[in-house]
């Protein structure tokens, strides 16, 4: 200097699901009943790594979260910057 694996930061893309129903309440919103969503995080396991038993996924389970627009979050994937590591 690159190249490759990890984290951090910024931008851009970014899906699902009831405009239930009741009372409150000016609307939002709140709380209560059910019925749903997975892709925040979280648990749990397969294949497959490893050998003490552990690790594990966009599968599973919904504990948390979420379910008109709008706004917000969001795995994940491109750009770009910073760090650390390993190649060369």
């Nucleotide at each position: 200097c690159c190249u490759c694996u990890c984290u951090u930061a910024g931008c851009g893309g970014g899906a699902g699901a009831g405009a239930a129903u009741u009372g409150g309440u000016u609307a939002u919103c709140c709380a209560a009943u059910c019925g749903c969503c997975g892709a925040a995080g979280g648990a749990g396991c397969a294949a497959c790594c490893g050998c003490c038993c552990g690790g594990a996924a966009a599968c599973u389970c919904u504990c948390a979260g979420g379910c008109a627009u709008c706004g917000a979050g969001a795995a994940c994937c491109g750009c770009u910057u910073a760090g650390a590591g390993u190649g060369c």
Molecule: Glycine riboswitch aptamer
Organism: uncultured Alphaproteobacteria bacterium